Bacterial RNase P class A from a Candidatus Hebobacteria bacterium, 360 nucleotides, folded computationally. Model confidence (mean pLDDT): 78 of 100. Its Rfam family is "Bacterial RNase P class A". Rfam describes the family as follows. Ribonuclease P (RNase P) is a ubiquitous endoribonuclease, found in archaea, bacteria and eukarya as well as chloroplasts and mitochondria. By type it is a ribozyme.

[in-house]
């Protein structure tokens, strides 16, 4: 000076005058007035995860389903985040992971190709028949084809020709040592070794009630205490009643247990039609909350001490006007909260590494 990675922050301000929604003084009998503090994001969006709160409930056990899949850690917790490991990509700073098992099974690898759990086309080498051309046997899977992939990969030896038959080196698997808290990593051997798919099915580990703020309370009102259906026993009895089964019900499916209602009917409970009420008011923001110091931690994170309050509407608030200013405004408006991940974003500042090139 150029190109690049990884990260943090900002994405608007400030002044006068109107207008909106909390919350809070104080005046005012009341409407209402007059101040005072506040008022959309980094994503508020997908609605994919986890939770929290509320209920179901006083609540187990299974299957079935679901989610995750190296190791450690962190977190309220998760499919998230951090450290390291093993593979991969980049010259590098760095990115990216579909990261347990293929020896329990089942099941795919079209088309080519002999042949995709292994059958030899083309050929090598041999013995016999033949004037040759070729024919029959037997032996190879080194060499050529084919294919994303073809009996570990390269040499060398050795063989009638090959062939891990042997030997050397390196890939894999088995042991056995050392290291590491592990996932691995190094060294030694030992037999010479038939793939890849599990984001196929499956197997294995380890977690996983449900629904959801339209959850769920309170007040206050009104109607029709409407209608049809369908609904589950026997034995014994002193006749009071017992016994033993039976039917519904319980917030995702089934089974078993447990409770609880009910069993001759106007019953427990379920199904379908009708009829009332869609009004207040709570839940509603003080949180697994921001900030600022000190201390542990590579780091995610966390511990103390001290500060602050910072949106709660609901026909759903943030607007107009002017001045000045400036990043000439990009994606884009909370609706119960909150850690996350995914998605779109003009523009503009910071730190820190990497690499290329010049110059001293």
């Nucleotide at each position: 000076g150029g190109a690049g990675u990884g990260g943090g922050c900002c994405g608007a301000g400030c002044g006068u005058c109107c207008g909106c929604g909390g919350c809070u003084g104080c005046c005012g009998a009341g409407a209402g007035g007059c101040g005072g503090c506040u008022g959309a994001g980094g994503a508020a969006a997908g609605u994919c995860c986890g939770a929290g709160c509320u209920c179901c409930a006083g609540a187990g056990g299974g299957c079935a389903g679901g989610g995750c899949g190296c190791u450690g850690g962190g977190u309220a917790a998760c499919a998230c985040c951090c450290a390291g490991g093993c593979g991969g990509g980049g010259c590098g700073a760095c990115c990216c992971g579909a990261c347990g098992g293929a020896a329990a099974g089942u099941g795919g690898c079209a088309c080519a190709g002999a042949a995709a759990c292994a059958c030899a086309c083309c050929g090598c080498c041999u013995a016999c028949c033949g004037g040759a051309a070729g024919g029959u046997g037997g032996g190879c899977a080194a060499g050529g084809g084919u294919g994303a992939a073809a009996u570990g990969g390269u040499g060398c030896g050795g063989u009638a020709a090959g062939a891990g038959c042997g030997c050397a080196c390196c890939a894999g698997c088995u042991g056995u040592g050392u290291g590491g808290a592990g996932a691995c990593a190094c060294a030694c051997u030992g037999g010479c070794u038939g793939g890849c798919c599990a984001a196929a099915c499956c197997c294995c580990g380890c977690c996983c009630g449900g629904a959801g703020c339209a959850a769920g309370g309170c007040c206050a009102a009104a109607u029709a205490g409407g209608g049809g259906g369908c609904g589950a026993g026997u034995c014994c009895u002193u006749c009071g009643g017992g016994a033993c089964c039976g039917g519904c019900g319980u917030u995702g499916g089934c089974c078993c247990g447990a409770c609880g209602c009910c069993g001759u009917a106007u019953c427990a409970g379920u199904c379908c039609c009708g009829g009332g009420u869609u009004g207040g008011c709570c839940g509603c923001a003080u949180g697994a909350g921001g900030c600022u110091g000190c201390g542990g931690g590579c780091a995610a994170c966390u511990g103390c001490a001290g500060u602050c309050c910072c949106a709660g509407a609901u026909a759903g608030a943030u607007g107009g006007a002017c001045g000045c200013c400036c990043a000439c405004g990009a994606c884009a408006g909370a609706a119960c909260u909150c850690g996350g991940c995914u998605u779109a974003u003009a523009g503009g500042c910071c730190c820190a590494c990497u690499c290329c090139u010049c110059u001293c």